[in-house]
Molecule: c-di-GMP-I-GGC riboswitch aptamer
Organism: Moorella mulderi DSM 14980
RNA sequence: ACCGCUAAAGGCGAACCUGACCGAAAGGCAGGGGCGCAAAGCCACGGGCCUAAAACCUUAACAGGUCAUGGCAGCCGGGUUGCCGGGU
Numbered sequence: 001a002c003c004g005c006u007a008a009a010g011g012c013g014a015a016c017c018u019g020a021c022c023g024a025a026a027g028g029c030a031g032g033g034g035c036g037c038a039a040a041g042c043c044a045c046g047g048g049c050c051u052a053a054a055a056c057c058u059u060a061a062c063a064g065g066u067c068a069u070g071g072c073a074g075c076c077g078g079g080u081u082g083c084c085g086g087g088u
Base pairs, nucleotide, nucleotide: 001088002087003085004084011037012036016032017031018030019029021028022027035074041080042079043078045077046076047075048072049071050070055066056065057064058063
């Protein structure tokens, strides 16, 4: 440097449940849980997806629509750092 199919030491933690936590929501955080993961560490840079408070548009109103400045790194790329060594 490559590789990680079967090693060992460890790590992370889906769905779901709980919160007299945050948030408009999506989502996050904490506890339980454990489907999985060799970067399921970190970064929203490109694409994608979720949400729509504010704003704007429609409406007599109820309401509907558009939109990220909010999110998802466990959707795919990309960037970046790194443990172990049964292996090459």